Transfer RNA from a Candidatus Pacearchaeota archaeon, 73 nucleotides, folded computationally.
RNA sequence: GCUCUCGUAGCUCAGUUGGAAGAGUGCCGCACUCGUAAUGCGGAGGUCGCGGGUUCAAUCCCCGCCGGGAGCU
Numbered sequence: 001g002c003u004c005u006c007g008u009a010g011c012u013c014a015g016u017u018g019g020a021a022g023a024g025u026g027c028c029g030c031a032c033u034c035g036u037a038a039u040g041c042g043g044a045g046g047u048c049g050c051g052g053g054u055u056c057a058a059u060c061c062c063c064g065c066c067g068g069g070a071g072c073u
Base pairs, nucleotide, nucleotide: 001072002071003070004069005068006067007066010025011024012023013022019056027043028042029041030040031039049065050064051063052062053061
């Protein structure tokens, strides 16, 4: 330098041939307990890496850039 792949909640990851986002874990509160832990219930938490384009509508399609990984030279 070229090719492929990944980037979504604090962390690990789903997701949809385009109709506006979820799980586990963690965090906070409540219940339970003599008190913890465990368990149950509820809650907060996301510019879906960044910037453009297409579209009535983009996490999803197209282009560029940034970052991680793999391969080739």

Model confidence (mean pLDDT): 82 of 100. Rfam family: tRNA. The family's RNA type in Rfam is transfer RNA. Rfam links the family to the GO term triplet codon-amino acid adaptor activity.